This is a predicted complex of two RNAs, RNase P RNA and transfer RNA, with 444 nucleotides together. Rfam match: Bacterial RNase P class A. Rfam classes the family as a ribozyme.
[in-house]
RNA sequence: GAGCGGGCCGGGCGACCGCGGCGGGCUCCGGCCCGUCGAGGAAGGUCGGGACUCCGCAGGGCAGGGUGCUGGCGAGAGCCAGGACGGGGUGACCUGUCGGAUAGGGCAACAGAGAGCAGACCGCCGAUGGCGGGCCGGGCGACCGGUCCGCACAGGUAAGGGUGAAACGGUGCGGUAAGAGCGCACCAGCGUCGGGGGCGACCCCGGCGGCUCGGCAACCCCCACCCGGAGCAAGGUCGAACAGGGGGAACGGCCGGCCCGGCCGGCACGCAAGUGCCAUCCCCCGGGUGGACCGCGCAGAUGGAUGGUCGCCCAGGCGGACCCCCGAAAGGGACCGCCGGACAGGAUCCCGCCUACAGGCCCGCUC
RNA sequence: CGGGGCGUAGCUCAGCCUGGUAGAGCAUCUGCUUUGGGAGCAGAGGGUCGGAGGUUCGAAUCCUCUCGCCCCGACCA
Numbered sequence: 001g002a003g004c005g006g007g008c009c010g011g012g013c014g015a016c017c018g019c020g021g022c023g024g025g026c027u028c029c030g031g032c033c034c035g036u037c038g039a040g041g042a043a044g045g046u047c048g049g050g051a052c053u054c055c056g057c058a059g060g061g062c063a064g065g066g067u068g069c070u071g072g073c074g075a076g077a078g079c080c081a082g083g084a085c086g087g088g089g090u091g092a093c094c095u096g097u098c099g100g101a102u103a104g105g106g107c108a109a110c111a112g113a114g115a116g117c118a119g120a121c122c123g124c125c126g127a128u129g130g131c132g133g134g135c136c137g138g139g140c141g142a143c144c145g146g147u148c149c150g151c152a153c154a155g156g157u158a159a160g161g162g163u164g165a166a167a168c169g170g171u172g173c174g175g176u177a178a179g180a181g182c183g184c185a186c187c188a189g190c191g192u193c194g195g196g197g198g199c200g201a202c203c204c205c206g207g208c209g210g211c212u213c214g215g216c217a218a219c220c221c222c223c224a225c226c227c228g229g230a231g232c233a234a235g236g237u238c239g240a241a242c243a244g245g246g247g248g249a250a251c252g253g254c255c256g257g258c259c260c261g262g263c264c265g266g267c268a269c270g271c272a273a274g275u276g277c278c279a280u281c282c283c284c285c286g287g288g289u290g291g292a293c294c295g296c297g298c299a300g301a302u303g304g305a306u307g308g309u310c311g312c313c314c315a316g317g318c319g320g321a322c323c324c325c326c327g328a329a330a331g332g333g334a335c336c337g338c339c340g341g342a343c344a345g346g347a348u349c350c351c352g353c354c355u356a357c358a359g360g361c362c363c364g365c366u367c
Numbered sequence: 368c369g370g371g372g373c374g375u376a377g378c379u380c381a382g383c384c385u386g387g388u389a390g391a392g393c394a395u396c397u398g399c400u401u402u403g404g405g406a407g408c409a410g411a412g413g414g415u416c417g418g419a420g421g422u423u424c425g426a427a428u429c430c431u432c433u434c435g436c437c438c439c440g441a442c443c444a
Stems, first nucleotide, its partner, number of pairs: 001367009011313007019038008040343001044354002047352005052231004059260004064227005069082005083098006099222002104220002106216002121161002123157003128154002130151009169187006188212002190209008235294004245285004252264004265278005287443003314341001316339005324333003368440007377393004387424001395411005417433005
C1' cells in the first nucleotide's frame, strides 16, 4: 500500500420556530402556559416461528405440507462449533450442498455406430469357419490329406480415431491373430476385515477381494421426524339504524380438507315405533350503520406525531503563495476557504432470517 | 394492517404442473392486387421470458433471495 474476519458507532451541544401523548395550572371554553416523555440496527420485506384470540380440540386413517451430516444451546424456528464433497482467491479467508440411486418407477434433447441387462462407423485382426489360388503326398477317377499365399463373406476386438455434459478405471509390462483386468506391478475407487484416534459425523494405518459404469431425488418416490385452520379488519362489551326481507343447494346440523367412526335438536300427530314441517348451517340477492371503548404495551393512534433554520464543535473530503513547528528532501502538522453525516421510520407484541446502508473507530490476521 | 395472484414480442395472452429449437392473435415492415387508398393474399422482422444466485449436461419451467403491479378483506340484522 492492497485486502480478510470480528465487534461498534452511524453525529454532540446551544438558541429560535414547530409536532404528538401524559400530568398540573389558567381560561373569555376558542385555547394558552409549565413540566415530562417521544423510533431502528435494520422499526423495512412479511420469509419462518411463538405469544394472544376465535373456530364447540373425543379417537383412528388418508390426502396435503415441512425438515433431513455430527455435537451443543435454544422455543421442533434458528444460532454456535465441527465433518465430508465441490467452487473462488497467491493468501488471510469466502461460498454452495448434505438420509436413500442394489426398494421401485422415470429422465438424458441435439450429435453420435452405440445413452440404460451398452455399442462395431472408421480403424486393427482374420486364430476358427468360408471362398479362390500355388506346391507336396495319396487315389484309375470324382476327390481326400498336409502346407503356404490371398480375399475380407461369417466372425473376433472397446487398445486408437471420431460424437457427446456423460462412452463401463489410469500407467507400464506380459499376453494375443488382433485385443481386452485376460494375467501381473503400482496408483485411484468400491466392498470387506483388523488396529488406532475422536462424545460423534468422520479421519489415519495395514491386510484381503479384479469387485471396477455413472448422473439427476431443488422428478415421482422410499425411510425417519414434525405439522389443525384463520388471523388484532382475530375477538369482546355497549350503542344507532334497517326489512331478523327474498331465493337456491344439501344427507336436519356439528366434529376445522376427505373418510371411518362419534355427538346433538324444536314443533305437530301418535301409546310407541315412526312420519311431516322447521330451526341451526352454506351460497347468492336485497336492507341498514360508517359510532364509542376494550384487546393496546412507561412512544403510541387517530388515515397515522420526532421536523426545520442558525452558530460552535466532532469525524471526514477537496483546494491553498508566504510566514510558524517537524524533516536532508519529498512531505506532514498548524492555519485559511469551500463542501459535508447514509439507509430509512413503529401500528397487537416478541424472537429469528433476509434485504438496504455515505462515512468512521477498535481488535486480530494475510499478501 | 392481513391474505391472495400476476410479470413471456409494441399490446392481449398460451407454454410452466411433467425441464430439451420460445409460440398465437392484433400491430409493424416488404411484395402482390388497385388509377390511388382501405380490405384481401403471400412473406419477413421483432424476445436479457421482471432482476440476481443456485440445482442440472441443459432452466421461461425446479429452489432461494429481490423488484414492480393488481385484486380481496369493515360492522349489524